Large-subunit ribosomal RNA, domain II from a Candidatus Saccharimonadota bacterium, 790 nucleotides, folded computationally. Its mean pLDDT, the model's own confidence on a scale to 100, is 80.
[in-house]
Context: one part of a larger RNA
RNA sequence: UCCAACGAGUUACUGGUAGUUGCGAGCGUAAGCCAUUUGGCGGACGCAUAGUGAAAGCGAGCCUGAAUAGGGCGAAUAAGUAGCUAUCAGUAGACCCGAAACCAGGUGACCUAACCAUGGGCAGGCUGAAGCGUGGGUAAAACCACGUGGAGGGCCGAACCAGGGCGUGUUGCAAAGCGCUUGGAUGACCUGUGGUUAGCGGUGAAAUGCUAAUCGAACCUGGAGAUAGCUGGUUCUCCUCGAAAUAGCUUUAGGGCUAGCGUCGUACGGUAGCAAUUGGGGGUAGAGCUCUGUUUCGGACUGGGGCGCGCAAGCGUACCCACCCUUGACAAACUACGAAUACCAAUUGUGGAACUACGGCAGUUAGAACGUCGGUGCGAAGAUCGGCGCUCAAAAGGGAAACAGCCCAGACCAUCAUCUAAGGUCCCUAAGUCUAUGCUAAGUGGGAAACGAGGUGAGAUUUCUUAAACAACGAGGAUGUUGGCUUAGAAGCAGCCAUUCAUUUAAAGAGUGCGUAACAGCUCACUCGUCAAGAGAUCUUGCGCGGAAAAUGUAACGGGGCUAAGCAUAGCACCGAAGAUAUGGAUUUGUGCGCCUCACAUAGGUGAGACGCAGAGUCAUGAGCCUUGAGUCAUGAGUCAUGAGAUUUUUUCUCAUAGCUCAUAGCUUAUAGCUCUUAGCUCUGCGACUCUCGCUUGCGUGAGGCGCAUGAGUGGUAGAGGAGCGUUCAUAUCAGCGUUGAAGUCGAACUGCGAGGUUCGGUGGAGCGGUAUGAAGUGAGAAUGUUGGA
Numbered sequence: 001u002c003c004a005a006c007g008a009g010u011u012a013c014u015g016g017u018a019g020u021u022g023c024g025a026g027c028g029u030a031a032g033c034c035a036u037u038u039g040g041c042g043g044a045c046g047c048a049u050a051g052u053g054a055a056a057g058c059g060a061g062c063c064u065g066a067a068u069a070g071g072g073c074g075a076a077u078a079a080g081u082a083g084c085u086a087u088c089a090g091u092a093g094a095c096c097c098g099a100a101a102c103c104a105g106g107u108g109a110c111c112u113a114a115c116c117a118u119g120g121g122c123a124g125g126c127u128g129a130a131g132c133g134u135g136g137g138u139a140a141a142a143c144c145a146c147g148u149g150g151a152g153g154g155c156c157g158a159a160c161c162a163g164g165g166c167g168u169g170u171u172g173c174a175a176a177g178c179g180c181u182u183g184g185a186u187g188a189c190c191u192g193u194g195g196u197u198a199g200c201g202g203u204g205a206a207a208u209g210c211u212a213a214u215c216g217a218a219c220c221u222g223g224a225g226a227u228a229g230c231u232g233g234u235u236c237u238c239c240u241c242g243a244a245a246u247a248g249c250u251u252u253a254g255g256g257c258u259a260g261c262g263u264c265g266u267a268c269g270g271u272a273g274c275a276a277u278u279g280g281g282g283g284u285a286g287a288g289c290u291c292u293g294u295u296u297c298g299g300a301c302u303g304g305g306g307c308g309c310g311c312a313a314g315c316g317u318a319c320c321c322a323c324c325c326u327u328g329a330c331a332a333a334c335u336a337c338g339a340a341u342a343c344c345a346a347u348u349g350u351g352g353a354a355c356u357a358c359g360g361c362a363g364u365u366a367g368a369a370c371g372u373c374g375g376u377g378c379g380a381a382g383a384u385c386g387g388c389g390c391u392c393a394a395a396a397g398g399g400a401a402a403c404a405g406c407c408c409a410g411a412c413c414a415u416c417a418u419c420u421a422a423g424g425u426c427c428c429u430a431a432g433u434c435u436a437u438g439c440u441a442a443g444u445g446g447g448a449a450a451c452g453a454g455g456u457g458a459g460a461u462u463u464c465u466u467a468a469a470c471a472a473c474g475a476g477g478a479u480g481u482u483g484g485c486u487u488a489g490a491a492g493c494a495g496c497c498a499u500u501c502a503u504u505u506a507a508a509g510a511g512u513g514c515g516u517a518a519c520a521g522c523u524c525a526c527u528c529g530u531c532a533a534g535a536g537a538u539c540u541u542g543c544g545c546g547g548a549a550a551a552u553g554u555a556a557c558g559g560g561g562c563u564a565a566g567c568a569u570a571g572c573a574c575c576g577a578a579g580a581u582a583u584g585g586a587u588u589u590g591u592g593c594g595c596c597u598c599a600c601a602u603a604g605g606u607g608a609g610a611c612g613c614a615g616a617g618u619c620a621u622g623a624g625c626c627u628u629g630a631g632u633c634a635u636g637a638g639u640c641a642u643g644a645g646a647u648u649u650u651u652u653c654u655c656a657u658a659g660c661u662c663a664u665a666g667c668u669u670a671u672a673g674c675u676c677u678u679a680g681c682u683c684u685g686c687g688a689c690u691c692u693c694g695c696u697u698g699c700g701u702g703a704g705g706c707g708c709a710u711g712a713g714u715g716g717u718a719g720a721g722g723a724g725c726g727u728u729c730a731u732a733u734c735a736g737c738g739u740u741g742a743a744g745u746c747g748a749a750c751u752g753c754g755a756g757g758u759u760c761g762g763u764g765g766a767g768c769g770g771u772a773u774g775a776a777g778u779g780a781g782a783a784u785g786u787u788g789g790a
Base pairs, nucleotide, nucleotide: 001790002789003788004787005786006785011092012091013090014089015088016087017086018085019084020083021082022081023080026047027046028045032041033040034039051058052057061073062072063071064070095233096232098230102223103222104221105220106219107218113197114196115195116194117193118192119191120190121189122187124156125155126154127152131148132147133146134145135144136143160184161183162182164181165180166179167178168177199215201211202210203209208217236724237723238722239721240720241719246259247258248257249256250255260364261363262361263360264359265358266357267356271354273350274349275348276347277346278345279344280343286337287335288334292331293330294329298325299324302322303321304320305319306317307316308315309314367392368391370389371388372387373386374385375384376383397408398407399406412585413584414583415582417581418580419579423575424574425573426560427559428558432572434571435570436569437568438567439566445562451546452545455543456542457541458540459539460538461537462536463535464534472530473529474528475527476526478503479502480501483497484496485495509524513522514521586714587713588712589711590710591709592708593707594706595705596704597703598702599701600700602698603697604696605695606694607693608692609691617689618688622683623682624681625680629676630675631674632673634664635663636662637661638660639659641657642656643655644654645653646652725779727776728775729774730773731772732771733770734769736768737767744763745762746761747760748759749758750757751756
């Protein structure tokens, strides 16, 4: 490094939300008990049915308050509850792996440090301390010499110990060696054996050294799956939508919480957006200089200061300042002015969810370039900080040679079809060696400034010019005078001065330059002639030239190469993308139509069965009994009241209604009868429902599926939502498959958008599958992953 296997959002409980099922103003049981595969009991208790207040409490109201005020929370507008499923949160290790560390209890001094006890070891050679002896010496000593002697953290150097230098080794012979060399080598020496000191410790001639290849706090086991706002990893498919890198707060800044932006659900029907018109406020760009400040030229006189003169009064002033008039300027913190946009509102039009509200679930809070308006910076930065926009991020394709952020353009799939965008069309390389008119000579094009230059094109203004310009050539260019001054000299020409004059002239400066010591000399201005037609100056502008030096190799057009195949203007063709179009296909979603299935509701028709068992009824018919309530006599006359109307004011008249009185007629069982109504009881099931099965005709609503037509879509990271595939096991079923060959495995064909599936053949040799539902140790390429193999 590769291969195989294993390897990461789980489980429990408590809650939120959505879906679904049961029951519903209610819903559910918990522990437990009895039965026992699945049942029954159990209403304690929980949530809901009323709120409000801190509470007592009051209650469709309550609180605050002195309040009948105002305000806050409520009611009126009312659905919950329990299970299951999905998702999220909380508590638990809580998606997985990963610390350095902390604590507790133990194990270690066979390594090493120090010490204790008891043993052992140090070839050979050298030096020659004290003391002593003899001699000398002294008054005696001291002292000297020669011997003797054998001291020393003495000297040289093996064993032994050490480890200073170099080399080698550095997947070693060796997790510290080997070779050469070096230091100590009778001492604070080396060493054997036994023992002592233990981690919040020991030991340390002290280096934080050593304490078993481990030491700024050993090792082992446990707390323990410590914690990790950090790094890494996180496993099948298809479909729809699709962010953020901002604000506030944060012992906060690479982490969080809330908002913003995404998604899903529900509600919301001219909502948002856009355009036009109308109406608004503003103090930016610009402009301006009244104000606040800065500032320029000129002028005037006024005032103040300074200076001078003067005893003073005062006068003067090439000094300074202020004020005033005038000219010209500057400003983020100036404004007597003042846009475009933007913003707000209304109306109209367009616009079909892009809006808004509520609820579930997120991710994001490291951004980047470019264009533009500003700040910081050096009007530096691929700098940094804001506003607006766009692209990348999360976007492929074409162009820019190559090139996240630039230009063009937004990839559902297929096509050896068409048209275009940016950009291109001599060759590399698809398409014009296209057309017309100019420019450039520098390979400018194809890197660069101040500045410099009779490069060249265009335009403008102006001067001279056949009364002959410009250039060239032939002549002249004189006199007063060497002007005056100065000076050694100064004569046109060192310098200074100026009435820089005058004369003769065609014309000629008291002199343009060279020149001389000063003169001289040459020349110019100016004039004439020859010649013959344009000549000069200035400004603006196009394209070029110089200025122009760097490191591997041309190397500053992508290359070849180009005088256009460069530049400018105008034009016509063509090429050119995953853009647009064409044809076919897939899929999402809206709309319309049709068909099918299911559910609910509803109107029938018809047939058959059952009413055996258990439970529960309804309506209706007929008969009988009975309860409650209401009603149950007309006509005529009179009178009075009320109301309405008419009319001349009172008044009067008419109509309607109710009451009372009288008369007449009719009815009568009066604690009643009759009619209607209501509630109930008993009997009867002749009938119809309810129940089951079947056929059939319809209407409506909702959900789902399929098909057709039509419209709009189908880039996508974090992320949200939807639909599926596959693995293992369980339950049921296929009276499934299998030695006439299961699983596995190799290959092929077919099939599905895909995860995948089916079939056939080989191998294999005994188990395996389809369907429905359920449960998960359910999908591997990455974690310096783990284990095994190559």